Predicted 3D model of a 1381-nucleotide RNA (small-subunit ribosomal RNA) from an uncultured organism. RNAcentral holds the sequence, with entries from ENA and SILVA. It matches the Rfam family "Bacterial small subunit ribosomal RNA". Its family is annotated with ribosome and structural constituent of ribosome in the Gene Ontology. The coordinates come from a structure-prediction model, not an experiment, and the mean pLDDT is 84.
[in-house]
């Protein structure tokens, strides 16, 4: 106002859009880029800026035009973009004023360059808002302050030189532009500069610092968290705004990517906090709050703040606390271990008893951090302002903390146990499985693997992995080296550089001292304080070892000046030398040519051949020519910088040394780069070429021989010129200076003399001391003690290689890596062992001899093969006639088959018994099974015996590489050690070596060794001689007796002999040699003569030697069998090979006959005389002997006969037949006898064995084992009875000394090169691919700046257009780098 519930207006509040102001350049994140004034540190700006804040001075008068919003309207999918009308301000503009400010001009003098002061001219400001008001908040122009920035400079701040030259706005000047400001910042012109071996440029890598980790420090490594600085914000470029940006959450453009789209076009930037995905070995919640601290805006209330404060997750780190404490021995059960009736350990551990209650649980209470501001009020005074009181505010959080309750109640793991390194046993496994940081464990007794028990360490953690520092004096400034371990440049000259004699003066750069400034805070260290303690935090101090400035000191170093003579050099006089360069000359030798003599070979080798030679060689003579090298002198000599230099002589030239004086006056030393010289070989050009001689050819050697040896022979060797530039270019030792005990030789000078010598200087050698050195060694010629400079080294291999660079004609030189791989490589010395190294010595080792083996047959053992089994062991020497000193059964361990299961034996315990056995019958191969008969004693306690049950068995099954014991071998070789001393760092040495000697480490001498032990020798046995004693079973000379005969008998002890004791032989004596030990002598004497012969006796050790099957024994294995019994078989097989033997092959013999001579042994289930029988083996009788009594018994030999050189009268295998003996039993599988048979074999290839004197050879005898015997074997015994030894060169083995060594499992050692297949790493490669940064050209957005006639605007100005520059894009060539092939 009206249509009475609608519309309009005003005021306040809230929310939203818009204008304006301030902020957004802070805070927060990240480390891509950056090797730089980026950072750090110290300075400078007279060449600068600074909003907000503080102080001071002076101001704020008047006016105007727009524009967003709002309204109307258009386009587009959207983002968004336009058109019209109107409007405000602390937005914008104009006029006035000018304290001042700016600019120009002038002056002034203060001053250090653009600083200050004065005068004058021109130009140039402003905004209001809130409140009733006091007043407050703002505004403008200046000056000053504070804060924050900008710029410049000195010094410091990675790696690569296989990056050595880089630079055109580049360096400087003048002028202009630009900036807040200086400046090539930009432009025009001028000049030609600037940087670089004190590392420019290039490449690669990297944010810097305070700090952090480690380390005694110096250092080394590092840059998380916190603080400071820088840079960046999807990649790149650009400006705008602003006090400040070329701007993380602003703008524009280009590019890549993602998203939306109506396909026309648009949007975006978590390296903010959370969160998601991906990647990865791996790293958290899409939390709470602005309560505190801080920031922005605002007058303020207040708003914003993933800054911040809190909470959540994670044992990620640091710190603190707990998981109980005390008592408790039957030392429990269980586990584990053992020497196993038991012990040890787990272990006071548990059980059990008492105590405590942190923590956890439940219940109750409950903070500090809060002070401001605002508001109210009071006071100081009158306001502003300040102070007091009251009031309000806590995310964490009902959190920290406190109290109560009950109850040991809720709480222990991980690693390790061989050494380093704290902690040990069992089982399993058996070089497997596995462990391992290094060394290394594991192949049948694993403290090392796996498990268990136990122990040890740390502990809410413990181990592993990765990385950094330490140890590492292993890059050495502190604080190393270079003779031989890695390492001295091949040598000199010399620029730079480093170092440098004496004196004085000045200076004050180095140096030293004081003072001032700085060295942010945090961190580290020290004191104090706050959280119950600590970690943590606060506070004070010290420190920050640095830089700058200033004042002083002046010994040393430096600089400047003046001097000096001792370092250095020069002058004078001598001396020396294979010093160098060029020329001339010489003789010897060699080769060739010519001539001559002369004839068959020469030459060469280990031996030969190729080669030369009758076309006349080699040899010899003469002459001639050629080239190269220079005998003797000649030397540990001399000279030279090194390489190197040697006939004589001339010329030129260099050097060193000596002597005495004089001169100069530090002129010196060293020397990166550089320059020069630089053996031999090699290269180029041209000469030369006698000899020698790579390559090459031929001949030999050899398995081969692309070698060594021989015959030839070309480059080369020689000369001139040029190149190469290396060698074990070595003294494996850089140059220079000074100092430090001695002895001795020598070269060149000088000086002195007593002519014996000896001083000094410069060289060249030897030895030795201190010292040094790992040692060897060096030692005035240092490897000693010091000084200066240069070069070089940092485990071995890869590798002095590859790539790149430089040099070179080439060959190649120089510079010089990495990947990969190993746990060593290396030096010096020690002890052994070894050597186709040396010296000495020994042995039947060779040689000299004798006899064998290897060929034959057989025996025996072994291998192999075979087999049901052919049992097992021994295997070069050191197994093979070995264990075995007796395999038909047994043995016997093997095989086949049949039995037994406490068993074949013994003991104990228990039960039942009078058996067990024996005899007989049956089955059986036997063992065994089965049936019958028979069957004790007793003091009645029992004894004895046997059965059953139980406990103890048994194993010739494995390991001799788990062992004891025993044995073989080196080797009956002379060695092997110890104590003390001495030497050496030590291993170790000495002794033990040396000179002699011996069989001997035996002895002597010498001696830093003196002694000793085990070995040697001796002591023992036997044998050879003698004596004494004794005299049976032995003996028999003398006496006696007796017989056919015999010591047969009486006797005897003389002899032989027996068996006990003793003697004897010791180099004792003599001669010689020698110091001695000792040796020599056909010596003497003696039985024996130089250990008389033989035996026993075997050092330390070696061979993982042999043996578990002789025995013993650890461990493992079997237990109705791998034990045990029995029968039969096998060990005895047989295409073959080997070892050891026997018998032979014959005449030194065979055969027949005759005749002799031993020793040592054995014997009663035995040896057997004698007799008989048998051809014989033997048988039947018979006697002696328990043994010097009896018995067993020689053969070769000798004497005769025969055989007469043959496969035999040799040889005896094999086979046939017949026997004998042993034995239960001779088939497999015995021996012997007789007869018959009568094989191979005629002296043995290569090769090999034994033996040195009563030995070899040969001949027989005995014994053990044993019933017998496969025995030709083994062990003994005697008979007969030789040859030879020059000698130590060689083969084998050994001993001592010495030497070399890359060996130490020790030469059967070690070790080098190639190669199949596969794999790893690297170089090259026709090429292919990629990257970063440059260069040149073309194009060129945005944008600043500059220019501008047409269009817009009154104008100011704008639009548009043009230009310069640039990001980006394109094209081209080349370089660099990487990958791949």
């Nucleotide at each position: 106002g009206c249509u009475u519930g609608c519309a309009a207006c005003u005021a306040a509040c809230a929310c939203g859009a818009g204008u304006g102001g301030c902020g957004c350049a802070c805070g927060g994140g990240u480390g891509a880029g950056u090797a730089a004034c980026g950072c750090g540190u110290a300075c400078g700006c007279g060449a600068c800026c600074u909003g907000c804040c503080c102080u001071c001075a002076a101001g704020a008068g008047g006016g105007a035009a727009a524009u967003a919003g709002c309204c109307c309207u258009g386009g587009g999918a959207a983002a968004c973009c336009g058109g019209g009308a109107u409007u405000a301000a602390u937005g914008u503009c104009c006029c006035a004023u000018g304290u001042g400010a700016u600019u120009g001009u002038a002056u002034u003098u203060c001053u250090a360059a653009g600083g200050g002061a004065u005068a004058u001219a021109a130009u140039u400001a402003a905004a209001g808002g809130a409140g009733c008001g006091a007043u407050c908040c703002g505004c403008u122009u200046g000056a000053g302050g504070a804060u924050g920035g900008g710029c410049g400079u000195g010094c410091g701040u990675g790696c690569u030189a296989u990056u050595a030259g880089c630079u055109a706005g580049u360096u400087g000047g003048u002028g202009a532009g630009g900036u807040a400001a200086u400046g090539g910042c930009u432009c025009a012109c001028c000049a030609a500069g600037g940087c670089g071996a004190c590392g420019a440029u290039a490449g690669c890598u990297a944010g810097g610092g305070g700090g952090c980790g480690u380390g005694a420090g110096a250092g080394c490594g590092u840059g998380a968290c916190c603080c400071c600085c820088c840079a960046c914000a999807c990649g790149g470029g650009u400006a705008c705004u602003g006090a400040g940006a070329c701007a993380c959450g602003g703008a524009c453009c280009c590019g890549a990517c993602u998203c939306c789209u109506a396909c026309g076009g648009g949007a975006g930037g978590c390296a903010g906090c959370a969160g998601u995905a991906a990647g990865g070995a791996a790293u958290a919640u899409u939390g709470g709050a602005c309560a505190a601290u801080g920031g922005g805006g605002g007058c303020a209330a207040c708003c914003c703040u993933g800054a911040u404060c809190c909470a959540g997750c994670c044992a990620u780190c640091c710190c603190g606390c707990g998981u109980g404490c005390a008592g408790g021995a039957a030392g429990a059960c269980g586990g584990c271990c053992c020497u196993a009736u038991g012990g040890g350990u787990u272990g006071u551990a548990a059980a059990c008893u008492g105590c405590u209650u942190u923590u956890a649980u439940u219940a109750g209470g409950g903070a500090a951090g809060a002070a401001u501001a605002g508001c109210a009020u009071c006071a100081a005074u009158g306001a502003a302002u300040u102070g007091g009181u009251g009031u309000a505010u806590g995310a964490c959080g009902g959190u920290a903390c406190c109290u109560a309750a009950a109850g040991a109640a809720u709480a222990a793991g991980c690693a390790c146990c061989g050494g380093c390194u704290a902690a040990c046993u069992c089982c399993g496994u058996g070089c497997c499985a596995g462990c391992a940081g290094c060394c290394g464990c594991g192949g049948u007794a694993a403290u090392a693997c796996g498990g268990a028990g136990g122990a040890u360490g740390c502990a809410a953690g413990c181990g592993u992995u990765a990385u950094c520092c330490g140890g590492a004096u292993u890059c050495a400034u502190u604080g190393g080296g270079u003779u031989u371990a890695a390492a001295g440049g091949g040598u000199g000259c010399g620029c730079a550089g480093g170092c440098g004699g004496a004196a004085u003066a000045u200076u004050a750069a180095g140096u030293c001292a004081g003072u001032g400034g700085u060295g942010a805070a945090a961190u580290c260290c020290u004191g104090c304080a706050g959280c119950u303690u600590a970690a943590c935090u606060g506070u004070a101090g010290a420190a920050c070892u640095g830089c700058c400035a200033u004042u002083g000191a002046u010994a040393c170093u430096g600089a400047u000046a003046u001097u000096c003579u001792u370092g250095a050099a020069u002058a004078u006089a001598g001396u020396u030398g294979a010093g160098g360069u060029g020329g001339g000359c010489g003789g010897a030798a060699u080769g060739u040519g010519u001539a001559a003599u002369g004839u068959a070979g020469c030459g060469g080798u280990g031996a030969a051949a190729u080669g030369c030679u009758u076309a006349g060689a080699u040899a010899u003579u003469a002459c001639a020519c050629a080239g190269a090298a220079c005998a003797c002198c000649a030397a540990u000599u001399g000279c030279g910088a090194a390489g190197g230099c040697a006939g004589c002589u001339c010329a030129c030239u260099a050097a060193a040394c000596u002597a005495a004086u004089a001169u100069u006056g530090a002129c010196g030393c060293u020397g990166a780069g550089g320059c020069a010289c630089g053996a031999a070989a090699g290269c180029g050009u041209g000469g030369g070429u006698a000899g020698c001689a790579a390559a090459c050819a031929g001949g030999a050697u050899u398995a081969g021989a692309u070698a060594c040896c021989c015959u030839g022979g070309u480059a080369g060797u020689c000369c001139a010129c040029g190149c190469u530039g290396u060698a074990a270019a070595c003294u494996a030792u850089g140059a220079u200076c000074a100092c430090u005990c001695g002895c001795u030789g020598u070269u060149g000078g000088c000086a002195a003399u007593a002519c014996a010598u000896c001083g000094u200087c410069a060289g060249c050698g030897g030895c030795u001391g201190a010292g040094c050195g790992a040692a060897a060694g060096c030692a005035u010629u240092a490897a000693g003690u010091g000084a200066u400079c240069c070069a070089c080294c940092u485990g071995g291999g890869g590798a002095g290689u590859a790539c790149g660079g430089u040099c070179g004609c080439a060959a190649g030189a120089u510079u010089g890596a990495a990947a990969c791989u190993c746990a060593a490589a290396g030096g010096a010395a020690u002890u052994g062992a070894c050597g186709g190294g040396g010296g000495c010595c020994c042995g039947c080792a060779c040689a000299a001899g004798c006899g064998g083996a290897g060929g034959a047959a057989c025996a025996u053992g072994u291998g192999g093969u075979u087999u049901a089994a052919u049992u097992c062991g021994a295997u070069g020497a050191u197994a093979c006639g070995c264990g075995a000193g007796g395999a038909a059964c047994c043995u016997u361990a093997c095989c086949u088959g049949g039995g037994c299961u406490u068993a074949a034996a013994u003991g104990c315990a228990g039960a039942a018994c009078g058996a067990c056995g024996u005899c007989c019958g049956c089955c059986g191969a036997a063992a065994g099974g089965u049936g019958g008969a028979u069957u004790c004693c007793u003091u009645c306690g029992g004894g004895c015996g046997a059965u059953c049950u139980g406990c103890a068995a048994g194993g010739u099954g494995c390991u001799g590489c788990a062992u004891g014991g025993u044995u073989g071998u080196c080797g009956u070789c002379a060695g092997c050690u110890c104590g003390u001393g001495c030497c050496g760092u030590g291993a170790g040495g000495u002794g033990u070596c040396g000179g002699g000697u011996u069989a001997a480490g035996u002895c002597c001498c010498a001696u830093a060794a003196c002694g000793a032990g085990c070995g040697c020798a001796a002591c023992c046995c036997u044998u050879a001689u003698c004596g004494u004693u004794a005299g049976u079973u032995g003996c028999c000379a003398g006496c006696g007796g007796g017989u056919a005969a015999u010591g047969c008998c009486g006797g005897g002890g003389a002899c032989u002999c027996u068996a006990a004791c003793g003697a004897a032989a010791c180099u004792g004596c003599c001669g010689g040699u020698g110091u001695a030990a000792a040796c020599c002598g056909u010596g003497a004497g003696g039985a024996a003569g130089g250990u008389g012969g033989g035996g026993a006796u075997g050092a330390c050790g070696u061979c993982a030697a042999a043996u578990c099957a002789g025995c013993a024994c650890g461990g493992c294995c079997c237990u109705u069998a791998u034990g045990u019994c029995c029968a039969g078989g096998g060990c005895u097989a047989c295409a073959c090979a080997c070892g050891u033997g026997u018998u032979a092959c014959a005449a030194u013999g065979g055969u027949c006959g005759g005749u002799a001579c031993a020793g040592a042994g054995g014997g009663c289930a035995g040896c057997u005389a004698c007799c008989a029988c048998g051809c014989g083996a033997g048988u039947g009788g018979a006697u002696g002997c328990u043994a010097a009594u009896c018995u067993c018994g020689a053969a070769a030999a000798c004497c005769g006969g025969u055989c007469u050189c043959a496969g035999u009268u040799c040889g005896g295998a094999u086979u046939g037949a017949a026997g004998u003996c042993u034995g239960c039993a001779a088939c497999u599988c015995g021996a012997c006898u007789u007869c018959a048979u009568g094989a191979a074999g005629c002296u043995g290839g290569a090769u090999u064995c034994g033996c040195u004197a009563g030995u070899a050879a040969u001949c027989g005898c005995g014994c053990a084992u044993c019933a017998g015997c496969c025995a030709u074997g083994g062990c003994g015994c005697g008979g007969u009875g030789a040859a030879u030894a020059c000698g130590u060169u060689c083969c084998c083995g050994g001993g001592c000394c010495u030497u070399g060594u890359a060996c130490a499992c020790a030469c059967c050692g070690c070790c080098c090169g190639u190669c199949a297949a596969g794999c790893c790493a690297u170089g090259g490669a026709a090429g292919c691919u990629u990257g970063g940064g440059g260069u040149a050209c073309c194009u060129g957005a945005a944008g600043u700046c500059c220019g501008u006639a047409a269009c817009c605007g009154c104008a100011a100005g704008g639009a548009g257009c043009g230009g310069c520059c640039u990001a980006g894009g394109g094209u081209a060539a080349g370089a660099c780098a990487a990958g791949u092939g």